[in-house]
């Protein structure tokens, strides 16, 4: 260098064109308990950057960064 996949909260991960962006450890609070754990309830955190394409993009197109994989 050439081609292929991937990138979403602290982590791991659903979601392939209009929904409020599921869930799950993990945090924080509150019930419970003598206390703690268990369990229940409730919040708080997320779409790698740009750029287009659309009436509407996490979701399609491009480039760029990082990460893997193959091939020379």
């Nucleotide at each position: 260098g050439g081609c292929c996949c991937g990138u979403u909260g602290g982590u791991c991960a659903a979601g392939u064109g209009g929904u409020c962006a599921a869930g799950a450890c993990g945090g924080g609070g509150g019930c419970c308990u003598c206390u703690c754990a268990c369990g229940c309830c409730c919040c708080a955190a997320u779409c790698g950057g740009g750029a287009g394409u659309u009436c509407g993009a996490c979701u399609c197109u491009c480039c760029c960064a990082c990460g893997g994989g193959u091939c020379a």